[in-house]
RNA sequence: GGGAGGGUGGUCUAGCUUGGUAUGAUACUCGGCUGGGGGCCGAGUGGCCGGGGGUUCGAAUCCCUCCCCUCCCA
Numbered sequence: 001g002g003g004a005g006g007g008u009g010g011u012c013u014a015g016c017u018u019g020g021u022a023u024g025a026u027a028c029u030c031g032g033c034u035g036g037g038g039g040c041c042g043a044g045u046g047g048c049c050g051g052g053g054g055u056u057c058g059a060a061u062c063c064c065u066c067c068c069c070u071c072c073c074a
Base pairs, nucleotide, nucleotide: 001073002072003071004070005069006068007067010026011025012024020057027045028044029043030042031041032040033039050066051065052064053063054062
C1' cells in the first nucleotide's frame, strides 16, 4: 500500500440485508430464603449505538469521510 471482518451499558452480546425512540447474560444496588458465607429467588440501576457530515417525517440500521482493533496479501 491492497482486501476482509469488527467498534452497542463496567464486561460480553443480539439487533443492521425488512429504517420506526435497543436484546440477553454478567456486574452493581435493595429485598427474601440461610446462624453467617456461598448459592438460589424477586425487584431495580446503568447504553441513544467509535467521531463528524449527508439522505429521510424518522437512522445503531442507508450513503460519504475520518479514527481505532483483528486477520489475509504485498
Molecule: transfer RNA
Organism: Promethearchaeota archaeon